[in-house]
RNA sequence: GCCCCGAUAGCUCAGUGGUAGAGCGCCAUCUUGGUAAGAUGGAGGUCCCGGGAUCGAUUCCCGGUCGGGGCU
Numbered sequence: 001g002c003c004c005c006g007a008u009a010g011c012u013c014a015g016u017g018g019u020a021g022a023g024c025g026c027c028a029u030c031u032u033g034g035u036a037a038g039a040u041g042g043a044g045g046u047c048c049c050g051g052g053a054u055c056g057a058u059u060c061c062c063g064g065u066c067g068g069g070g071c072u
Base pairs, nucleotide, nucleotide: 001071002070003069004068005067006066007065010024011023012022013021018055026042027041028040029039030038048064049063050062051061052060
């Protein structure tokens, strides 16, 4: 220098054109003599950034940034 993959909740990851989910974690309540475990509920996300196409983008297209891998 070129090619490929990835970036979504505090962490690990789904998702896919129609106002985003799970597990773990966190908070509250119930349960207990008290913890833990268990049950129920809740909070938490400008979906990496900018632009384009579309009635509508996390999703498609272009460029960039960062991370990982490969080639030379």
Predicted 3D model of a 72-nucleotide RNA (transfer RNA) from Kocuria coralli. The coordinates come from a structure-prediction model, not an experiment, and the mean pLDDT is 83. Its Rfam family is "tRNA". By type it is a transfer RNA. The sequence was found in a public genome assembly.